[in-house]
RNA sequence: UGCCCCAUGGCCAAGUGGUAAGGCUCUGGACUCUGACUCCAGCACCGGAGGUUCGAAUCCUUCUGGGGCAA
Repeated sequence: UGCCCCAUGGCCAAGUGGUAAGGCUCUGGACUCUGACUCCAGCACCGGAGGUUCGAAUCCUUCUGGGGCAA
């Protein structure tokens, strides 16, 4: 310098145009004499900005951060 991949709750992770699954942790509740187990509920608008679209985590552009390959 060129090319490719990745970025989603505190952590891991699915999703590939129709409004974000699941697991762990955490918080509240039920149960219990207490605790644990178990059960129920709650918590993310998706790295930043802009664009396309009726509608964007998803497509396009650019930037940022991380990783890889070539020189």